This is a predicted structure of a 318-nucleotide part of an RNA (large-subunit ribosomal RNA, domain IV) from a metagenome. Rfam family: Bacterial large subunit ribosomal RNA.
[in-house]
Context: one part of a larger RNA
RNA sequence: CUCUGGUUAAGGAACUCGGCAACAUGCACGCGUAACUUCGGGAGAAGCGUGACCCGGUGCGAGCCGGGUGGCACGAAAACGGCCCUACCGACUGUUUACCAAAAACACAGGUCUCUGCGAAGGUGAAAACCGACGUAUAGGGGCUGACGCCUGCCCAGUGCCGGAAGGUUAAGGGGAGAGGUGCAAGCUUUGAACCGAAGCCCCGGUGAACGGCGGCCGUAACUAUAACGGUCCUAAGGUAGCGAAAUUCCUUGUCGGGUAAGUUCCGACCCGCACGAAAGGCGUAACGAGUGGGGCGCUGUCUCAACCAGAGACCCG
Numbered sequence: 001c002u003c004u005g006g007u008u009a010a011g012g013a014a015c016u017c018g019g020c021a022a023c024a025u026g027c028a029c030g031c032g033u034a035a036c037u038u039c040g041g042g043a044g045a046a047g048c049g050u051g052a053c054c055c056g057g058u059g060c061g062a063g064c065c066g067g068g069u070g071g072c073a074c075g076a077a078a079a080c081g082g083c084c085c086u087a088c089c090g091a092c093u094g095u096u097u098a099c100c101a102a103a104a105a106c107a108c109a110g111g112u113c114u115c116u117g118c119g120a121a122g123g124u125g126a127a128a129a130c131c132g133a134c135g136u137a138u139a140g141g142g143g144c145u146g147a148c149g150c151c152u153g154c155c156c157a158g159u160g161c162c163g164g165a166a167g168g169u170u171a172a173g174g175g176g177a178g179a180g181g182u183g184c185a186a187g188c189u190u191u192g193a194a195c196c197g198a199a200g201c202c203c204c205g206g207u208g209a210a211c212g213g214c215g216g217c218c219g220u221a222a223c224u225a226u227a228a229c230g231g232u233c234c235u236a237a238g239g240u241a242g243c244g245a246a247a248u249u250c251c252u253u254g255u256c257g258g259g260u261a262a263g264u265u266c267c268g269a270c271c272c273g274c275a276c277g278a279a280a281g282g283c284g285u286a287a288c289g290a291g292u293g294g295g296g297c298g299c300u301g302u303c304u305c306a307a308c309c310a311g312a313g314a315c316c317c318g
Base pairs, nucleotide, nucleotide: 001313002312003311004310005309006308007307008306010304011303014302019299027051028050029049030048031047036041038147052069053068054067055066056065057064058063070074082297083296084295085294086293087292088291089289090288094106095105110145111144112143113142114141115140116139122131123130124129148284149283150282151281153214154213155212158211159210160207161206162205163204164203167202168201169200173196174195178191179190180189181188182187215233216232217231218230219229242276243273254270255269256268257267258266
């Protein structure tokens, strides 16, 4: 010096990306417990007290009540939650990258669309056959969303899907006007126009919890500023509610407020949303989380700033 333990004056997160690690809390009983809430919860919230032994009283008893004694220390060893506030994400318990990721990813009950009438649809297989299912639309397959609460706007022009006994186009096939070759001919042979002829496509409609999309410029109010209002161009239609510098904001450490002595983070607002937005769901939400960010109390060798002790290495001799 390295590792594993132990102790430490004063201070107590000043350490650091970050309290990482360690310290602390810890058991039982009694008391006592807030916001919020889906009334279950939140709760072991938080916080406070008690704990050994002896004597007496009391009780059937576990025990309880009173008095006293000793110690630095009485859950005398060991086992044995640190807590609180706030925001984001995901409702939750679960699942996952066997060997760097456990998560806000996957799943999930619930919602919705769609297919499927039964030898079902769908799947595996060359097939036979099997699964679906010894099920039958309250069933089964597929897609999206993801508890619950309040909701889920506008566009069907393009693409997809669904519907449409008309019309257009359209293959084989049917049909044979006609034409060619050959032959004396009968014939044989080649070619072949009308016309009839499916699905599909065109065409006409519908459909967004189908793929998707959801504007620009100019002017205007008796300070200024702004623009409820007007004009104009384009579009299939020009983003409703709600949310918003956000896990989304480039400019940006936006501006204001809060917290700090001091805050590119955090919280609350504002809205100029570079480039939120409604089931690739929008916004809330009690409970839950080895999730992520911010703050605080307690506590500490994380640190100021290091010291000592024990053991195992390193090092020397063998």